[in-house]
RNA sequence: UGGCUCAGGAUGAACGCUAGCGGCAGGCCUAAUACAUGCAAGUCGAGCGGAUACCUUCGGGUAUUAGCGGCGCACGGGUGCGUAACGCGUAAGCAACUUACCCACUACUGGGGGAUAGCCCGCCGAAAGGUGGAUUAAACCCGCAUAAUGCAGGGACACGGCAUCGUGUUAUUUGCUAAAAAUUUAUUGGUAGUGGAUGGGCUUGCGUCUGAUUAGCUAGUUGGUGGGGUAACGGCUCACCAAGGCGAUGAUCAGUAGGGGCUCUGAGAGGAGCGGCCCCCACACUGGCACUGAGAUACGGGCCAGACUCCUACGGGAGGCAGCAGUAGGGAAUAUUGGGCAAUGGAGGCAACUCUGACCCAGCCAUGCCGCGUGUAGGAAGAAGGCGUUCUGCGUUGUAAACUACUUUUAUCGGGGAAGAAACGUCAUCUUGCGAGGUGAUUUGACGGUACUCGAGGAAUAAGCACCGGCUAACUCCGUGCCAGCAGCCGCGGUAAUACGGAGGGUGCAAGCGUUGUCCGGAUUUAUUGGGUUUAAAGGGUGCGUAGGUGGUUUGAUAAGUCUGACCUGAAAGUGGGCCGCUUAACGGCACAGGGUGGUUGGAUACUGUCGAACUUGAAUUAGGCGGAGGUUGCCGGAACGGAUGGUGUAGCGGUGAAAUGCAUAGAGAUCAUCCAGAACGCCAAUUGCGUAGGCAGGUGGCUACGCCUAUAUUGACACUGAGGCACGAAAGCAUGGGGAGCAAACAGGAUUAGAUACCCUGGUAGUCCAUGCCGUAAACGAUGUUCACUCGUUGCUUGGGGCACAGCCUUGAGUGACUUAGGGAAACCGAUAAGUGAACCACCUGGGGAGUACGCCGGCAACGGUGAAACUCAAAGGAAUUGACGGGGGUCCGCACAAGCGGUGGAGCAUGUGGUUUAAUUCGAUGAUACGCGAGGAACCUUACCUGGGCUAGAAUGUGCGUGAAGGGUUCAGAGAUGGAUCCGCCCCGCAAGGGGCACAAAACAAGGUGCUGCAUGGCUGUCGUCAGCUCGUGCCGUGAGGUGUUGGGUUAAGUCCCGCAACGAGCGCAACCCCUGUGGAUAGUUGCCAGCACGUAAUGGUGGGGACUCUAUUCAGACUGCCUUCGCAAGGAGAGAGGAAGGAGGGGACGACGUCAAGUCAUCAUGGCCCUUACGUCCAGGGCGACACACGUGCUACAAUGGGCGGUACAGCGGGUUACGAGCCAGUAAUGGUGAGUCAAUCUCGAAAAGCCGCUCACAGUUCGGAUUGGGGUCUGCAACUCGACCCUAUGAAGCUGGAAUCGCUAGUAAUCGCGCAUCAGCCAUGGCGCGGUGAAUACGUUCCCGGACCUUGUACACACCGCCCGUCAAGCCAUGGGAGUCGGGGGGACCUGAAGCUCCGUUUCAAACGCGGUGUUAGGGUAAACUCGGUGACUGGGGCUAAGUCGU
Repeated sequence: UGGCUCAGGAUGAACGCUAGCGGCAGGCCUAAUACAUGCAAGUCGAGCGGAUACCUUCGGGUAUUAGCGGCGCACGGGUGCGUAACGCGUAAGCAACUUACCCACUACUGGGGGAUAGCCCGCCGAAAGGUGGAUUAAACCCGCAUAAUGCAGGGACACGGCAUCGUGUUAUUUGCUAAAAAUUUAUUGGUAGUGGAUGGGCUUGCGUCUGAUUAGCUAGUUGGUGGGGUAACGGCUCACCAAGGCGAUGAUCAGUAGGGGCUCUGAGAGGAGCGGCCCCCACACUGGCACUGAGAUACGGGCCAGACUCCUACGGGAGGCAGCAGUAGGGAAUAUUGGGCAAUGGAGGCAACUCUGACCCAGCCAUGCCGCGUGUAGGAAGAAGGCGUUCUGCGUUGUAAACUACUUUUAUCGGGGAAGAAACGUCAUCUUGCGAGGUGAUUUGACGGUACUCGAGGAAUAAGCACCGGCUAACUCCGUGCCAGCAGCCGCGGUAAUACGGAGGGUGCAAGCGUUGUCCGGAUUUAUUGGGUUUAAAGGGUGCGUAGGUGGUUUGAUAAGUCUGACCUGAAAGUGGGCCGCUUAACGGCACAGGGUGGUUGGAUACUGUCGAACUUGAAUUAGGCGGAGGUUGCCGGAACGGAUGGUGUAGCGGUGAAAUGCAUAGAGAUCAUCCAGAACGCCAAUUGCGUAGGCAGGUGGCUACGCCUAUAUUGACACUGAGGCACGAAAGCAUGGGGAGCAAACAGGAUUAGAUACCCUGGUAGUCCAUGCCGUAAACGAUGUUCACUCGUUGCUUGGGGCACAGCCUUGAGUGACUUAGGGAAACCGAUAAGUGAACCACCUGGGGAGUACGCCGGCAACGGUGAAACUCAAAGGAAUUGACGGGGGUCCGCACAAGCGGUGGAGCAUGUGGUUUAAUUCGAUGAUACGCGAGGAACCUUACCUGGGCUAGAAUGUGCGUGAAGGGUUCAGAGAUGGAUCCGCCCCGCAAGGGGCACAAAACAAGGUGCUGCAUGGCUGUCGUCAGCUCGUGCCGUGAGGUGUUGGGUUAAGUCCCGCAACGAGCGCAACCCCUGUGGAUAGUUGCCAGCACGUAAUGGUGGGGACUCUAUUCAGACUGCCUUCGCAAGGAGAGAGGAAGGAGGGGACGACGUCAAGUCAUCAUGGCCCUUACGUCCAGGGCGACACACGUGCUACAAUGGGCGGUACAGCGGGUUACGAGCCAGUAAUGGUGAGUCAAUCUCGAAAAGCCGCUCACAGUUCGGAUUGGGGUCUGCAACUCGACCCUAUGAAGCUGGAAUCGCUAGUAAUCGCGCAUCAGCCAUGGCGCGGUGAAUACGUUCCCGGACCUUGUACACACCGCCCGUCAAGCCAUGGGAGUCGGGGGGACCUGAAGCUCCGUUUCAAACGCGGUGUUAGGGUAAACUCGGUGACUGGGGCUAAGUCGU
């Protein structure tokens, strides 16, 4: 940068757990699916004639109402199918209309006639119903009269307007049209007309979803004239004429959808929604049609067609809950077949009144909103219980409970008990000319004995749900052990899980709490407010240019935009704040505010627009110069490569890392000459120039385009940008025809390699070149669109102009580079050639993958290009920079790292450790370097942890301890022993005693015990990088930050050692030094050490007296510091067979190991959390095992011999050890050793011989006089015991082995090599091991290219469990979605053709005339036929794609 996700609010909700009360609201979002049953629209007897019942004073009256008639049924109520439309919203218009009932006004209501239902009598039918005859009334129907200011036509005048025209007036003119009654006599009706009110009809501006992968649509279509039709305008309809009309400001088509007031969300702008309530529209089983009527194309009317259901006597009929309840079905899901007309409203009526599932109420549901309650105060023994714990204890639950005092809302019971009711009507009364009005009384309540209120008792009747890893408030224990599970995202779970499950505790909300779905928010993540495009996604490859957008200076006019005043409208409800009413609130009432791209009108005129006039600075033109690889087309040139011919000439050439293929004795290659051909143009040449981009380079001519400069003149905004469009557009590729030297895809061969379809080599065809025509893409890049303006400096290059005092300098343009200020940027960086500051226009982006793919369309000869998705999937993908790590990157440096040397290992035999195998067990651990002679510095028993068998269970050990006994020792029995039994001896010390003390045995009990597991829970200790020179900090400074600087740089050192420099200055842990040993000397001291000189003594010996000189011993001091000299260097420091010195540049060696790394090693040294075992995983005993043995490896010893072996002689150490010990000497034995035994707790005695060496003799190259394994025999010693399984001695035996393949180890001086000696452990010893000691005592290092390890600087990085990293593609396996697909199935709309109900229209017929009937025309619902289009499902097979711990191949 960017996506994903969460916290908020909302909901007609649903689901899970839970549930005390009340108020207010809401309640089929799905099947506009189908409906049983009841109810939802009637009323009027004051319109009519009858009928029935009752009463009767016999006149009649009262009640009811089937029919005629009037009004209503077009309202109210429901639903959201259709509809993208003048349907809705808003603002207008009708000079183009209508309106029953209501109101006001004017006029009238005369006189006749007729029919019909009913009733009565028949007929048909199952029914529904139909039909014939006779007779009858009206406010039913029809003439006549009267007519107007009415209607229609004509005329005149006036006024007005909006084109047609409108309005008014007129003694004007012609024609036409009315009526109904009732009665209680006061009214109500009726007719005609005008006006009003209300409702409606029509028209128009503007606004109103998505898709262009829907681009063209249209025949009554667009307009005109005329006729018809309508309440009215109109192609509304018809005839004729014209050919129009709509569309990129998105027509047509497809999909979706009733619209609004408003609602939710949001800071707002917006986004989303249209449930309840209100307005409008549409619909009423589906489709069509009209009739009646003021009004309907009519939800509870009609006709027809269709589907469905029901009845039927099979002939025919009936029906329409998207009214209120209710049922079935569907669904995650949505209520009572309730009460009442008391109120409000509606219909009818004079009225009473009737009707009203509208409405008012009640019922059900936590569905939502609001309110209340489940108690309040005190109360610490901080109770019990729970949970935790570091466990005699403490913490927490928790003032919580108990307990004490108090309160009584709610619930329960009992008593009282509303408002909503005001009217109409009736009665009385008042006012009044009449309608009528006022006052009083009376009457009416479904809800409901409800709300409310009073009383009673009693804390009594009432708390859950989710969460507690981070986001996000809240933590512990147990269980589980990548299982079971959780999860919104990140992610938890593989034995110590605050993340799973349970518990305790806590947090949040609370009669609810969570979950799920949906919407807005957060998301400035579609950005108008308010984003971007160098590198994160994103500038079109470039230009020209259409529409469009934008546009210089001055002035006038206008007033469209803009601003402003007034008026109209924006229904009510809702929202906001205010006031008021229900106890509060929710809820409700009142007034106000608010709400728009709205309309009308008056005004303003800065800015924009429009019109006019003018200007010159933008732009263009003109004149004169200059510039260049700009383009195009001819001609010409030389070098080189290749080829041909000829000459010379001989064996190779060529090629590579090395080779081979290839060429060559038929003469190559080389070289000379002549000729041919094609392509490209060396030097100049540059960080240069030109061009819009692509691109452009030998020379020269023609044609042509452009840019810049200078200076006048001309035009007068003519400009900028530019969706579509057009043109140009590298390379490759395509087509046709040429051309073809070199180069060179494909291809062939040779190499390389595990393979090598590559890199390398030898060949080689398209192509590369030319002409013409296509293609139209590139990392077509400055990854940076074009134009204009503005904004510090420095310095180059190219090319013009001007000036001056002119090898130069100053200045002014155009271009092209570098550095940089401010500023910008995430940073890298950009910085007048902007990525800065502004303006205009265009293009493009919105997470990664799928995918620039699929489908469709367009272009192309093809290749392919343009346009361009979705499903699915992921929790990231990305940019810049940082620190590390890494590199078969670079630079510098170091180390026995290589090299140079010496000696080994790897081969043999043996020893020892390990692996493996075996076994009852072969106990366990250690495993690259950094395990393997390691833990182990001593496995026959013990050790010992393992195995087999036999025992013990408070246990083998220790403490306390009742008690008993001295302790202890002996004998004996069983047994393998542990153990068990018997028996004998002994009978402690102090004290008079009481008692105390020591030792042993030992019941009960309390503390056991475990080498069982986890070194990946740990402490401690240790290995390794590495004795490598590093690792950090404080302050400052730099950076948004990670971080950097310091610590880098130049030198120097063994060293981050030191010096110099430096935005650093200092400091710490490391380095060095301080400590020990050793090398020289001094001082001090002088026994057990020493003995020069003196003395004594011996065969001899410091043996003795004595001595401190020497050696030595052991304490201390000195000494070495590049201090001095020469030389190099600024310094630090370096160099020198220098001087001096015992020692010289750290003299040699040791101890000493920074921050950290390897989850390195160790739970079996020890300690320790957790887990596990408890007649055993504890413990005792015997025996066995740890010692096995086809084999493999590590570490060693001894050898293979003459620098040697054997024998004899002989010399010189140091470190150390010694009393159940070292043991001299003597004796025995061939010897191991035994016997005896002096001396010594040690500078005294002893182990003790040092060995190699030196001297002499022998062996002569042999499996030997080398080598000693193995084995036989005989012994010695230790030990309870040498069988498994000890060492040593003697004798006999004499194996492999003749110097060791690939490979590999150690060592730089007293070192390697070689020689022996000592010690620890230990009864003994498997020791050839380990740790020390001294003796003898080398060789080599040119050097840092390479191998290994390391240090510093730098560079790249897609790595960060860090190259043992990361990661790509095919193949194989599973799953998922998707494209194609012979087809197949279904949906949709339109057109064509056939048929065509009802109705309407018209015509004909019938009739005196009509109506009806009958026949027909037109129109049309529906039905049918055939073809095409379009959308979706499915499909053998097929294509790619995505996902999936441990598959294959390569890299």
Small-subunit ribosomal RNA from Larkinella sp., 1451 nucleotides, folded computationally. RNAcentral holds the sequence, with entries from ENA and SILVA. Rfam family: Bacterial small subunit ribosomal RNA.